[in-house]
RNA sequence: AAGAGAUAAAGGCAAACUUGGCGAAAGCCAAGGACGCAAAACUAGAGGGGCUACACGAUGAUUUGUUCGUAUGCCAGCCAGUUUCCGCU
Numbered sequence: 001a002a003g004a005g006a007u008a009a010a011g012g013c014a015a016a017c018u019u020g021g022c023g024a025a026a027g028c029c030a031a032g033g034a035c036g037c038a039a040a041a042c043u044a045g046a047g048g049g050g051c052u053a054c055a056c057g058a059u060g061a062u063u064u065g066u067u068c069g070u071a072u073g074c075c076a077g078c079c080a081g082u083u084u085c086c087g088c089u
């Protein structure tokens, strides 16, 4: 430096769900909790993919609202990119 994660050690993160908060929603934050994870660390302005639609536009209607589209809002625990602990070859 490269490869794969058999074993071991030191540690790390934390899904669903619950409670509280923020948000129009997706989702996020804190506490609890562990399904899992060797990158479940970082990157969402200039890779792909996914979620949502306050607002805006169109549509239909004439009233407390129909349908459609759009990210400027999100997801890194979907792929991807970058960096990286430990032992092994």
Base pairs, nucleotide, nucleotide: 002089003088005086012037013036017032018031019030020029021028022027035077041082042081043080047079048078049075050074051073055070056069057068058067
c-di-GMP-I riboswitch aptamer from Paenibacillus sp. SYP-B3998, 89 nucleotides, folded computationally. The model forms 95% of the base pairs in the Rfam consensus. Taxonomically the source falls in Paenibacillus (Bacteria, Bacillati, Bacillota, Bacilli). It was read from a public genome assembly, where an Rfam model found it. It matches the Rfam family "c-di-GMP-I riboswitch aptamer". Rfam links the family to the GO term cyclic-di-GMP binding.